[in-house]
The part of an RNA shown here (small-subunit ribosomal RNA, 5' domain) has 521 nucleotides and comes from an uncultured prokaryote. Rfam family: Bacterial small subunit ribosomal RNA. RNAcentral holds the full RNA, with entries from ENA. The coordinates come from a structure-prediction model, not an experiment, and the mean pLDDT is 87.

Context: one part of a larger RNA
RNA sequence: GAUUGAACGCUGGCGGCAGGCUUAACACAUGCAAGUCGAGCGAGAAAGUCCUUCGGGAUGAGUAAAGCGGCGGACGGGGGAGUAACGCGUAGGAAUCUACCUGGUAGUGGGGGACAACGUAUGGAAACGUACGCUAAUACCGCAUACGCCCUACGGGGGAAAGCGGGGGAUCUUCGGACCUCGCGCUAUCAGAUGAGCCUGCGUUAGAUUAGCUAGUUGGUAGGGUAAAAGCCUACCAAGGCGACGAUCUAUAGCUGGUCUGAGAGGAUGAUCAGCCACACUGGGACUGAGACACGGCCCAGACUCCUACGGGAGGCAGCAGUGGGGAAUAUUGCGCAAUGGAGGAAACUCUGACGCAGCCAUGCCGCGUGUGUGAAGAAGGCUUUCGGGUUGUAAAGCACUUUCAAUGGGGAGGAAAGGUUAUUAACGAAUAAUUGGUAGCUGUGACGUUACCCAUAGAAGAAGCACCGGCUAACUCCGUGCCAGCAGCCGCGGUAAUACGGGGGGUGCAAGCGUUAUUC
Numbered sequence: 001g002a003u004u005g006a007a008c009g010c011u012g013g014c015g016g017c018a019g020g021c022u023u024a025a026c027a028c029a030u031g032c033a034a035g036u037c038g039a040g041c042g043a044g045a046a047a048g049u050c051c052u053u054c055g056g057g058a059u060g061a062g063u064a065a066a067g068c069g070g071c072g073g074a075c076g077g078g079g080g081a082g083u084a085a086c087g088c089g090u091a092g093g094a095a096u097c098u099a100c101c102u103g104g105u106a107g108u109g110g111g112g113g114a115c116a117a118c119g120u121a122u123g124g125a126a127a128c129g130u131a132c133g134c135u136a137a138u139a140c141c142g143c144a145u146a147c148g149c150c151c152u153a154c155g156g157g158g159g160a161a162a163g164c165g166g167g168g169g170a171u172c173u174u175c176g177g178a179c180c181u182c183g184c185g186c187u188a189u190c191a192g193a194u195g196a197g198c199c200u201g202c203g204u205u206a207g208a209u210u211a212g213c214u215a216g217u218u219g220g221u222a223g224g225g226u227a228a229a230a231g232c233c234u235a236c237c238a239a240g241g242c243g244a245c246g247a248u249c250u251a252u253a254g255c256u257g258g259u260c261u262g263a264g265a266g267g268a269u270g271a272u273c274a275g276c277c278a279c280a281c282u283g284g285g286a287c288u289g290a291g292a293c294a295c296g297g298c299c300c301a302g303a304c305u306c307c308u309a310c311g312g313g314a315g316g317c318a319g320c321a322g323u324g325g326g327g328a329a330u331a332u333u334g335c336g337c338a339a340u341g342g343a344g345g346a347a348a349c350u351c352u353g354a355c356g357c358a359g360c361c362a363u364g365c366c367g368c369g370u371g372u373g374u375g376a377a378g379a380a381g382g383c384u385u386u387c388g389g390g391u392u393g394u395a396a397a398g399c400a401c402u403u404u405c406a407a408u409g410g411g412g413a414g415g416a417a418a419g420g421u422u423a424u425u426a427a428c429g430a431a432u433a434a435u436u437g438g439u440a441g442c443u444g445u446g447a448c449g450u451u452a453c454c455c456a457u458a459g460a461a462g463a464a465g466c467a468c469c470g471g472c473u474a475a476c477u478c479c480g481u482g483c484c485a486g487c488a489g490c491c492g493c494g495g496u497a498a499u500a501c502g503g504g505g506g507g508u509g510c511a512a513g514c515g516u517u518a519u520u521c
Base pairs, nucleotide, nucleotide: 001521002520004518006517007516008515009514010513013368014367015366016365017364018363019361020360021326026324027323028322030321031320032319035071036070037069040068041067048059049058050057051056078279080277087204088203089202090201091200092199093198096196097195101192102191103190104189105188106187107186108185109143111141112140118133119132120131121130122129123128149158150157151156163184164183165182166181167180168179171178172177205251206250207249212242213241214240217239218238219237220236221235222234223233224232254276255275256274257273258269259268260267261266281302282301283300284299285298304315305314306313307312332358334357335356336355340354341352342351343350344349371401372400373399374398381392382391383390384389405462407457408456409455410454411453415448419443420442421441422440423439424438425437426436427435465510466509467508468507469506470491471490472489476505477504478503479502480501486493487492
C1' cells in the first nucleotide's frame, strides 16, 4: 500500500447493487417449510339457505374430511460435525443398474380370492387398538398366449399385462352397453438420453521428541453374495503384504472452481455463487422403492425435554422466521406464488419459507447531494501581535440565480407469457364429431407497488464529519501543566518559555464517512 462475512469509538443526507451467527453440529415455545390425482376405486357428511302435510324433502354436493390405490416425499433447502480418504481434483477403465422422457418391435385374452373404508361389539386416561361381518379397484393371485427376453446338460424349460376418459353414423341391445374411433395408460423387450454405482495412474497439511505396522492381514481354490469386478463374506491352502521415496501413530482439516495479495514466481485462504463429498439429537439396523440404509419415514439402544388416570405414551429447526444461551459481533415470528423452477394432474388447478419481493443494518462497493455566481467597508467576533498590524477571509452578510436529491400533488411503462373463448386451417379418423398442432379475433392473470420514469409546486430551503499537524509524514502558534497529569506504531516527548501532554485559534488529509483494533499478502 492493498485486503476483510469484520468489530469498537465519534459522526451520519439520498439512491443502486451486493452481503449479513466466522462463536455453542448448544437447547428450542409457536407458525409455516411435500404434497397431489375423483379422467384408478368403493363409500360419503355437516353448517347455512329454501319448501313443508312438521314426518320430512330440496339445495349445499357427489362438495368437505377420511380410506384403498398411483406418482412424488432419494429433488429442492440446511449447516460442515466427521473425513488425510479413490473423499476431492484431473486423466483413464470395465464387470453394472437407471423411475419419469425419446425412438423401435410385439402384445393388452379369460378368471379368482381378499383387505381398508363402512357396520356391530369391545379395550385404553391418551397414543392407539381388538374381534366378527360387508365391499371396490390401474391393489393382489392363478390360467391362456410369448416376436423379442431369461435359464440350459442344447434334449428342453420359464416368465406379462389394467384399465380409464372423449366422440359417434349404421347394426345389435337386458337401454348399462356391445361395436367403431381418438387420447391417456398397462406388459414384454431392444436402443438412446439422463442420472448413479465400481476400479486405476498422478496430485492433495504438519510432526521421527511417532520406526516398525498388519491376521481377512497378502495371494490362491471352492462356495456364497451384489445391479456389478473384488477377502465383499465363509471354509481350506500357501506365507505373504506395507515401510526412511516416511508405513503405522498423533495433531489439524470437508475438497475444488475460485478469492485476497504480488510485476511474476509464490504466499495466504476456501464467506457469498457453482460442482463434488459427508452429516441430519447420539450410536446401530434394516424395510419400501428405479433410486435411501432416507433432515420434516420405520425399528432398537442412549442422553435430554414434554404429557400421564403411573399402566403407558410423544418429540428432534445443521429448512424459513423466531426464542434462550454463548459471543466483540451478524436481520422480519413480513408479502406473494405475478415471474423462474419443481411435485402431482388430461387439464383447469393445487402445493411450493425453492424462488420472486419487501423490512432491518453505512457491513462493503459504486453514484449523487449538502448549493452556484458576484461580493473589500478586507465588517463584527475569535486568535495572535514587535500594538503598526497579521490571520480567520470572498469566508460571512448583501445582491443575482438554480432546484439535483429529499418533501407534497398528479400522471405512468416494463417485468405477461400463459389460461379461457370464438373462427379458420392441417393431421388423425367412417365422420363436418372428439383430440392434437398452427393462425387470427376477443377476453384475461402483478406480490413488489404510493414501482422505475415523467410533469408540476415551494424555497437555499431539510443534509459534514472524523483523524492528524516532533521525525518517519502533508500540516504551527498561544495558553495551561511542570518527569505531574498524560502521550506513544518506532525513535522518543513531559523536571517553568513543550510545534510531541490538555484546551483555543490556525492548518493538513480523507469525506458520509473517518479513525482504532484484529486478519492476510